[in-house]
RNA sequence: GGCUCUAUCGUCUAAUGGUUAGGACAAAUCCCUCUCACGGAUUAAAUCGGGGUUCGAAUCCCCGUAGGGUCA
Numbered sequence: 001g002g003c004u005c006u007a008u009c010g011u012c013u014a015a016u017g018g019u020u021a022g023g024a025c026a027a028a029u030c031c032c033u034c035u036c037a038c039g040g041a042u043u044a045a046a047u048c049g050g051g052g053u054u055c056g057a058a059u060c061c062c063c064g065u066a067g068g069g070u071c072a
Base pairs, nucleotide, nucleotide: 001071002070003069004068005067006066007065010025011024012023013022018055027043028042029041030040031039048064049063050062051061052060
């Protein structure tokens, strides 16, 4: 340099182009307990950047960025 794959809460991971982007762990608050742990309830937290297609984009297309694989 060519080809190809990936990018979603703090972490991991879902999501036929269509309801409020869901779940687990972690975090915070409350309950439980003499206290801690366990357990229960609740809350906050995310679609890599830009553009396009579409009535509607996390999802499809293009460019870029970052990472992985492969060939040279």
Transfer RNA from a Minisyncoccota bacterium, 72 nucleotides, folded computationally. The same sequence occurs in records of 2 taxa. RNAcentral holds the sequence, with entries from ENA and MGnify. The prediction has a mean pLDDT of 80.